[in-house]
C1' cells in the first nucleotide's frame, strides 16, 4: 500500500433493492401496585441515522472522498 465488512438513542438492534411518523428491547425517568423491595401495569424523555460533498420532486437507504473499527493479502 491493496481488497472486503461494518458505523443507526446510554447499550444492543430493525429498518422488506429512496416515499414523507426511523422500530423494538435492555438501560432511564414519572405515576399505579406494596407496610417497604422486587416483579408487573401504564406513561415519558432521548437520535444532526460517524463526517463531508453529490444524485433525485424526495436519500438511514443510491453515487464519490474522508474518519474510525474489524478481516484478510502484500
Nucleotide at each position: 500500500g491493496g481488497g472486503c465488512u461494518c458505523a443507526u438513542a446510554g447499550u444492543c438492534u430493525a429498518g422488506c433493492u429512496g416515499g414523507u411518523c426511523a422500530u423494538g428491547a435492555c438501560g432511564u425517568c414519572g405515576c399505579c401496585u406494596u407496610g417497604a423491595c422486587a416483579u408487573g401495569g401504564c406513561g415519558g424523555a432521548g437520535g444532526u441515522c460517524g463526517c463531508c460533498g453529490g444524485u433525485u420532486c424526495g436519500a438511514a437507504c443510491c453515487c464519490g472522498g474522508c474518519u474510525g473499527a474489524g478481516c484478510c493479502c502484500a